Model confidence (mean pLDDT): 86 of 100. This is a predicted structure of a 1535-nucleotide RNA (small-subunit ribosomal RNA) from a Candidatus Omnitrophota bacterium. Rfam family: Bacterial small subunit ribosomal RNA. Its family is annotated with structural constituent of ribosome and ribosome in the Gene Ontology. Lineage of the source: Bacteria > Pseudomonadati > Candidatus Omnitrophota.

RNA sequence: AGAGUUUGAUCCUGGCUCAGAGCGAACGCUGGCGGCGUGGAUAAGGCAUGCAAGUCGUGCGAUCCCCGCAAGGGGAUAGCGGCAAACGGGUGCGUAACGCGUGGGGAACUUGCCCUGAAGACUGGGAUACCAUCGCGAAAGCGGUGUUAAUACCAGAUGUGUUCAUCUGGUCGCAUGAUCGGAUGAACAAAGGUGGCCUCGACCGAAAGGUUGCUAUCGCUUUAGGAGGGCCCCGCGUCCCAUCAGCUAGUUGGUAGGGUCACGGCCUACCAAGGCUCCGACGGGUAGCUGGCCUAAGAGGGUGGUCAGCCACACUGGGACUGAGACACUGCCCAGACUCCUACGGGAGGCUGCAGUCGAGAAUCUUUGGCAAUGGGCGAAAGCCUGACCAUGCGACGCCGCGUGCGGGAUGACGGCUUUCGGGUCGUAAACCGCUGUCACGAGGGAUGAAGCCCCAUCGGGUGAACAACCCGGAGGGGCGGACGGUACCUCGAGAGGAAGCCACGGCUAACUCCGUGCCAGCAGCCGCGGUAAUACGGAGGUGGCGAGCGUUGCUCGGAUUCAUUGGGUGUAAAGGGCAAGUAGGCGGCUUUGUAAGUCGGGUGUGAAAGCCCACGGCUCAACCGUGGAAUGGCGCCCGAAACUGCAAGGCUUGAGGGCAGAAGAGGCGAAUGGAAUUCCCGGUGUAAGGGUGAAAUCUGUAGAGAUCGGGAGGAACACCAGUUGCGAAGGCGAUUCGCUGGUCUGCUUCUGACGCUGAGAGGCGAAAGCUAGGGGAGCGAACAGGAUUAGAUACCCUGGUAGUCCUAGCCGUAAACGAUGGUCACUAGGUGUUGGCUCACAUCUGUGGGUCAGUGCCGUAGGUAACCCGUUAAGUGACCCACCUGGGGAGUACGGCCGCAAGGUUGAAACUCAAAGGAAUUGACGGGGGCCAGCACAAGCGGUGGAACAUGUGGUUUAAUUCGAUGCUACGCGAAGAACCUUACCCAGGCUUGACAUGCUUGAAGUAGGAACCUGAAAAGGGGACGACUCGUAACCAGUCGAGAGCUUGCACAGGUGCUGCAUGGCUGUCGUCAGCUCGUGCCGUGAGGUGUUGGCUUAAGUGCCACAACGAGCGCAACCAUCGUCCUUAGUUGCCACCGGGUCCGAAAGGAUGCCGAGCACUCUAGGGAGACUGCCAGCGACGAGUUGGAGGAAGGUGGUGAUGACGUCAAGUCCGUACGGCCUUUAUGUCUGGGGCGACACACGUGUUACAAUGGGAUCGACAACGCGCUGCGACUUCGCGAGAAGAAGCUAAUCGCUUAAACGAUCCCUCAGUUCGGAUCGCAGGCUGCAACUCGCCUGCGUGAAGCCGGAAUCGCUAGUAACGGCGGAUCAGCCACGCCGCCGUGAAUACGUUCCCUGGCCUUGUACACACCGCCCGUCAAGCGAUGGGAGCCGAAGGCACCCGAAGUCGGUGACUCAACCCGCAAGGGAGGGAGCCGUCGAAGGUGAAUUUGGUGACUGGCGCUAAGUCGUAACAAGGUAGCCCCACG
Repeated sequence: AGAGUUUGAUCCUGGCUCAGAGCGAACGCUGGCGGCGUGGAUAAGGCAUGCAAGUCGUGCGAUCCCCGCAAGGGGAUAGCGGCAAACGGGUGCGUAACGCGUGGGGAACUUGCCCUGAAGACUGGGAUACCAUCGCGAAAGCGGUGUUAAUACCAGAUGUGUUCAUCUGGUCGCAUGAUCGGAUGAACAAAGGUGGCCUCGACCGAAAGGUUGCUAUCGCUUUAGGAGGGCCCCGCGUCCCAUCAGCUAGUUGGUAGGGUCACGGCCUACCAAGGCUCCGACGGGUAGCUGGCCUAAGAGGGUGGUCAGCCACACUGGGACUGAGACACUGCCCAGACUCCUACGGGAGGCUGCAGUCGAGAAUCUUUGGCAAUGGGCGAAAGCCUGACCAUGCGACGCCGCGUGCGGGAUGACGGCUUUCGGGUCGUAAACCGCUGUCACGAGGGAUGAAGCCCCAUCGGGUGAACAACCCGGAGGGGCGGACGGUACCUCGAGAGGAAGCCACGGCUAACUCCGUGCCAGCAGCCGCGGUAAUACGGAGGUGGCGAGCGUUGCUCGGAUUCAUUGGGUGUAAAGGGCAAGUAGGCGGCUUUGUAAGUCGGGUGUGAAAGCCCACGGCUCAACCGUGGAAUGGCGCCCGAAACUGCAAGGCUUGAGGGCAGAAGAGGCGAAUGGAAUUCCCGGUGUAAGGGUGAAAUCUGUAGAGAUCGGGAGGAACACCAGUUGCGAAGGCGAUUCGCUGGUCUGCUUCUGACGCUGAGAGGCGAAAGCUAGGGGAGCGAACAGGAUUAGAUACCCUGGUAGUCCUAGCCGUAAACGAUGGUCACUAGGUGUUGGCUCACAUCUGUGGGUCAGUGCCGUAGGUAACCCGUUAAGUGACCCACCUGGGGAGUACGGCCGCAAGGUUGAAACUCAAAGGAAUUGACGGGGGCCAGCACAAGCGGUGGAACAUGUGGUUUAAUUCGAUGCUACGCGAAGAACCUUACCCAGGCUUGACAUGCUUGAAGUAGGAACCUGAAAAGGGGACGACUCGUAACCAGUCGAGAGCUUGCACAGGUGCUGCAUGGCUGUCGUCAGCUCGUGCCGUGAGGUGUUGGCUUAAGUGCCACAACGAGCGCAACCAUCGUCCUUAGUUGCCACCGGGUCCGAAAGGAUGCCGAGCACUCUAGGGAGACUGCCAGCGACGAGUUGGAGGAAGGUGGUGAUGACGUCAAGUCCGUACGGCCUUUAUGUCUGGGGCGACACACGUGUUACAAUGGGAUCGACAACGCGCUGCGACUUCGCGAGAAGAAGCUAAUCGCUUAAACGAUCCCUCAGUUCGGAUCGCAGGCUGCAACUCGCCUGCGUGAAGCCGGAAUCGCUAGUAACGGCGGAUCAGCCACGCCGCCGUGAAUACGUUCCCUGGCCUUGUACACACCGCCCGUCAAGCGAUGGGAGCCGAAGGCACCCGAAGUCGGUGACUCAACCCGCAAGGGAGGGAGCCGUCGAAGGUGAAUUUGGUGACUGGCGCUAAGUCGUAACAAGGUAGCCCCACG
């Protein structure tokens, strides 16, 4: 610091997602040790049990216990009394608040204990608990009577003082006022305990001693001050919703009073009518706040657990009492809910203290030890209490540290995995050798944490009469004192021994292979993987990462400049309000003076501690902890500065406005007027049509239309002028005239003197449609009706036609209300039009040129922009103000509010869902877009197919099998150029198992291998066994020995597979297409995809060439080179040829004829080698002086001469695993192999390709003529004979320019047939034959005779062909024993017609245009309906919850009243009694809970209902994207 993801690719916008850090976590797998932290986040749900607040006998009486004979001493404590219990500890319910934070104020206050100072503590009195006794009660508890004490209570005195009242003096303050004095008056205090001493005084006592006193100390009272604490007030800060916009009756203020420690409407009475609010009142939701913590570069964002400060709460609600302090967590009273006890009468309780338990939950600990330390309460003290706290336990919950060993060790072991079978890898890893000893284990030693307190004696100081005593301080001795803990730590011992997992490995993102699986099972954070070769699923091996942990989930910040202060945008991506005027607000020209609010500088106070940061230090390190520093963007106060902003006062003229003089205009409103046209009415002329359309029809018209002429009526709109001209803020405004009226521009620089800009809200204007009321209504025309079109046509087209369109008045308030561009001001090159002014010069005829102001267009520089584009009319550069945006869908929807008569408008969500939705531009492809061009593409022609029969292929069906493949063009006489067996891959049956075939190793056997007859069998095969081997060596010769080989045999490796995958492949092939295209290097342009080149003009069959050009060149294609045919020359003449010469043979009487048969010859034909020839070379026209084109000459051939071979980059996952090759998978007594038989030949049908025909341009018969390409020894086979014939018998020649196939046929000549299902046609069937072959039944071909079907030229539709072509005719060949060949591949013969032309169909090429397509139009895509799932609105209602209002009831309690009942203290009184003063009770105000009522808000649920979203292959149509086939879209109305 970024990355992935929208596209074919690109740039941009934009969302989603990831990598980081963190957590009081949880879950999964795993788990050795220690330190430090941390741990109920949910149910503020309910709680068993124990503990968590007591202490003081030096305040008091009393009782009890212990020691003691006693005196005496020691101890305990129920009660009275004092202090504490308001702290400490818990939790976060409530609270949006002066609650908290920060800074101030209290002249409006308080403060127990503590400290300092001043003064004092006198005289009396009456009770009471405990206790005793009586009584009530189940209990809890309560009552009566009697006795008693105090530091309990009361009265009186004193009054330093304090308070109050009156009078009075000084000082000070921002106001109320504060403060220091003086005088007088009034009111107000107290308590004692303990120790010591008899030195002094008094009293009692015989004495001891006691009382008083003195003294010390702890207390007590009044008061002043301090410290620390509390309370109150104020400025500022402190979440979300405006779909909460108005709120308020103690409300705001005043007066008086009450209340409080204290100000205050805090409370009450009265008076006034105020107070708050868009700077967000009121309402709703949520929430304890802070220091801090997490994150972040920072600014921010999130958070408030542990620790610390503050607040709030204590079962829920209310209340007061006590007290210095409470409205009181473990106090009281009342009400309520809940739990428990009960004798049913009545009682008891409150873990949000520490542990613990149940519950709910994904989830959160020990019913531990100790007061040793720190701190707290009480106490004179010892001490007691303390679940605060310190320790301990549990949990990998977090952070930190440590370990699970270290070194050596290669035949690189075994084993695993993998492999191209060679190897590679786990891997120095292990084994093995050497070493070490952390942790854990055992043994021994063993802390710091402790300071202090008490006692003894002593020293110094203080109080004191005191050498008592007490207090303070110091040294000494003694005693007590550690929960953790025999822990940390140290030493020793033994031994590598006890200690590694988790996740990932397609990209992001570090790490790859095998197997399994086969859109299954599954994965997934995003993109996405999985449909038989998955680095993405599962396992394994390996690898990467982290490591006592690792992953997952959740949440926060980050990345996200994706709410943008730092730091974003709004023409087209989301986003400028429809428009202007203007309120609040924001912002504001030049200049002078003052001020000092902002601003700046200096100083100062505060900003708690902890934390963060820095330094140093302590635990072996670290985490952790200590000390110090720094920091703490803030707030307050003081001093200073005066540039800028503000404020105050003054001035100025340039901003703004006014004045005067001119100017243009569809600016607005009203009234009046006009002509053209449409329609209607009347009349004339006139006759059969008119109208309308793609074509028609509905419609009008013989009752006279349309046409035409004249007249009339009425409404609406204003041709030409008219112009990217004008005006207006926008909507918008268009005949003419008049009236009223708004704005703008120019000139003069005359006046005012900043008067300005923008503008939330509110108000106004606002096309069309629509609404209300009343008019009007010619034309047009939603709806509606009819006619067409169509599969349908609720549309497009046509004929009609209502509302409406028009006017008046009033609503509505929306538009793609657009320049999709808010307003104002300033600045920043120009060029060229145009509108309206002013002005200068020249011309003067309307003018021309220059300058300038205002407007309106185009082009363009810099600059901007994602690009397109914008560009002084900015989308450039700046300033100010307003509005608006934050992924797509859901949705401009729902609910609520406001507006509206309605329609509806405005404001405007959420659930859910998607990984995109978008903008601009690029390359393609496509278009029922355009331009140019080509092609048997159409047209023009000729012949076919589609109908028939047959052949053949295919589909289908059938079958045991009908083997497999090919399937639009580009499958279908295709693979197959030969299925009776074989082929053969299929089916049935019978056999074989190292195999029919290959290689290697191994076992065995010389009468070995092989193998006849014969037996079984359908064959294969199994028996059988006469006979019977080979090569080399040993070896000079022979050999049955030996060795090796061959062959056989046994076993093992393996063979074999036409089994699967052509979507794993090679190779080959088809097709677009013989079309003219496809690319590259360098340069240039563009952010980029990419473009340029390759586009343009002309031309060509051609990206063929010429010219132009930011391109210049090049490659693969085109062309040419090659073959063949056409002309000529030359070379060579056998098997070819025979003109000339000679001969032979044959026919003939001869003439003569025939025959290359022979000699000779090579002229010609021909054969096959080599060459020539054609290049737009020549001429003319056209063309750009070009390329070229048109015509002509010559020539056998003329503009590529004809034909072939040759097929660019690529497309179709095209075809082929069954030609062969090849990866993977499958099979192995079978999916291999052999054999017999069957099938591939089936047959209701359908299609393709053909053959033969339907006849007379024909058929038949007879006679006659002319080819070329080829083929032949298991062959072609002459010739002769036989047969009607197929053919047969015999047989010459020929390994071929020699012989043979081989008579070519159409054609010509003559005859017959005469239009007929025929002398056409030949299917089918019968009989008889021939040939091939082991074998023609299934299932061959041929021949003869007989039979003689359909068919009389073929519907829609469709194919081929442009010249030696089509058509017609025959011939040959491959395959092949034969042949189902009518197929295929070739050959020659005869031999046409037509092309005006490119509008249309199809295919293709180039340029351009649009695009929402890119699997690319066989594309994309919309809506209803149907199905499943999901969330949601409405909904008769139903069920809760919340806060408020009104009324009723009214507990406790405070306050007020009363108080006939009751009461010790003081007064009067001898007493009784009375008084003073209290109290119970009663009454009243307020008052919680409760009740009733009408509403509000909010949640759940609800028959039914509305739309919405999502969901591989449902239905109907075709709306949009191309001119999308009616351009699309926006607003509105109707259907």